[in-house]
Molecule: c-di-AMP riboswitch aptamer (ydaO/yuaA leader)
Organism: pig gut metagenome
RNA sequence: UUUUUACGCCGAAUCCAUUUUCGGAGCGGGGGAACCAAUUUUUGGGGUGAAUGAGGAUUUCUUUUUCUGGCAGUUCACGGCAGUCCAGUAAAGCGAAAUCUGAAAGGGUAGUCUUCUCUGUCCUAACCCGUCAGCUAACCUCGUAGGCGGUAGAGAGAGGAA
Numbered sequence: 001u002u003u004u005u006a007c008g009c010c011g012a013a014u015c016c017a018u019u020u021u022c023g024g025a026g027c028g029g030g031g032g033a034a035c036c037a038a039u040u041u042u043u044g045g046g047g048u049g050a051a052u053g054a055g056g057a058u059u060u061c062u063u064u065u066u067c068u069g070g071c072a073g074u075u076c077a078c079g080g081c082a083g084u085c086c087a088g089u090a091a092a093g094c095g096a097a098a099u100c101u102g103a104a105a106g107g108g109u110a111g112u113c114u115u116c117u118c119u120g121u122c123c124u125a126a127c128c129c130g131u132c133a134g135c136u137a138a139c140c141u142c143g144u145a146g147g148c149g150g151u152a153g154a155g156a157g158a159g160g161a162a
Stems, first nucleotide, its partner, number of pairs: 007149004014025003026144006036134001044132001045129004052104001055101007063092003067088004073081002106123005115156004
């Protein structure tokens, strides 16, 4: 480093059966009355999941204004005027997006199992529906994947095993 077996972890994601197969059980999710609740629907809304976030900073785009230049118009011409165009620069406001930081909230784990306390340690993602769904009996419907790890802190109680 690779493979196999056992053990352990996150997660609903395990077990059984079948020649194959529309399978079954268990464990999870969604929709869906009355009653109750809510009446706020582009500021869209909603779902799975612990995965939210007060406030702050930076960058980009957009809007408005100022200035400069180009182009074209008006004029016999220059100048001036003026803006239906383009580029650059400066400022302001608020709108949007991204990134960073972060009070606080939330979640996992420490090895026989469960609960509590202490002490450590880590996570705080990703995806889906498609203008639409509060709760919700009956009923309808979907999933049952994937990814990791290495000798394992202390105390109390209950229960269990040998």